[in-house]
Parts: sequence; structure tokens; C1' cells
RNA sequence: GGAUAUUGCUUCUAGGGUUCCGGUCCCCCAUGGCUGGCACUGCCAUUCCUGGCAUUGCCGGCACCUGAGGGAUGCCUGGUCCGAGAGAAGCGCACCCACCGGAGCUUGAGAACCCUGUUCUCACCGGUGUGUGGCACGGAGGGACAAAAGCCCGGGAGAC
Repeated sequence: GGAUAUUGCUUCUAGGGUUCCGGUCCCCCAUGGCUGGCACUGCCAUUCCUGGCAUUGCCGGCACCUGAGGGAUGCCUGGUCCGAGAGAAGCGCACCCACCGGAGCUUGAGAACCCUGUUCUCACCGGUGUGUGGCACGGAGGGACAAAAGCCCGGGAGAC
């Protein structure tokens, strides 16, 4: 300096945040609960001064449970969601080899021989099986979706 499909898709994972679900916390309301005061009525007791209990009504207080609404929280394990060139698996695809089948003696290469033209093999096409698909440091900044990221720009810039 040059070459390589520096290979496609799917499902996942590491990782990522917070739309939705769920978790946790807060606020407010309602129903029910407990409780304080006042009033009415009834019952009981009475040493005749009152006291107790219950229903109902009004005005408050409390905090637990349940339900509706609103808000906060991803330094909430999760479900949904995003998700790797340098993570995984699978399928495809490319290539090597072997085998099988087909086409064809037009062209090229090789081989044999009855040697100047005959035959065979390979190159071509399809299938089956096995194998190979290596290497890979990396910002800042920007972009999308609700948001973020080993997502995308990007095997980019740069470095080695």
C1' cells in the first nucleotide's frame, strides 16, 4: 500500500430507562369504625343532689381498613417497552472438500491412445453431507421514541 459479502434476518441476553401495569409514599373525598361535647326522647338506679345506659339529631377529633380521584418515586426486584459490528443461539447466505445426477464435446485446460482426431476428466447447472465464516481499542457531540442505553449517526473521527 492492497484484499475480504470486513454477510442478512429472527429470538434472546448483558445493558437501559419510565409511557402503561404493578410496588412504595403523600394529599383529598366518600362509606363504615372509635371517640369528645351539646340537645331531645326512653329505661334503670337514687342518700332526691343527681348518676348510668340506649336511640336519634347537631358540632368536632382520631387514626386503621376498603374504595374512587390526584401527585411523587426507577438510589422500586418485577411485567410491558428499547436493546448490541466488537454478546449468545437458530435459520438463511457465501465459500472449501467429498459424493450423486444433469448439460456439453462449441470454447479453454489436462490426460490417454488405435497420435492431427477420437475418448475421458475438470471448468458449467442442480442436489446431498461435512466443514469454514477469522479479527475487532474507541471518544466528545448529536438523534429517536415516554425516556435512556453496548440503540442510531458508527467497524464514523481518532488510536493501535

The RNA shown here (Guanidine-I riboswitch aptamer) has 160 nucleotides and comes from Cyanobium sp. CZS25K. The source organism's lineage runs through Bacteria, Bacillati, Cyanobacteriota, Prochlorococcaceae and Cyanobium. It matches the Rfam family "Guanidine-I riboswitch aptamer". From the family's description: This family represents a conserved RNA structure found upstream of the ykkC and yxkD genes in Bacillus subtilis and related genes in other bacteria. The function of this family is unclear although it has been suggested that it may function to switch on efflux pumps and detoxification systems in response to harmful environmental molecules.